The RNA shown here (transfer RNA) has 72 nucleotides and comes from an archaeon. Its mean pLDDT, the model's own confidence on a scale to 100, is 81. It matches the Rfam family "tRNA". The family's RNA type in Rfam is transfer RNA.
RNA sequence: GGGCUCAUAGGUCAACGGUAGACCGCUUCCAUGGCAUGGAAGAAGCUGCGGGUUCAAAUCCCGCUGAGUCCA
Numbered sequence: 001g002g003g004c005u006c007a008u009a010g011g012u013c014a015a016c017g018g019u020a021g022a023c024c025g026c027u028u029c030c031a032u033g034g035c036a037u038g039g040a041a042g043a044a045g046c047u048g049c050g051g052g053u054u055c056a057a058a059u060c061c062c063g064c065u066g067a068g069u070c071c072a
Base pairs, nucleotide, nucleotide: 001071002070003069004068005067006066007065010024011023012022013021018055026042027041028040029039030038031037048064049063050062051061052060
């Protein structure tokens, strides 16, 4: 320098172009004398950045940034 893959909640990952979810973690409450554990409820994302297409974009297209991998 070139090809490919990836970037979504604190972490690991989902999500046909149509209101962004799960698990773990976190907070509060209940059960226990307490811990562990179990149960109930809740908070947490303008989906890496900037454009384009579309009635509508996490999703399609272009550029940039960063990470991984292969080639040279």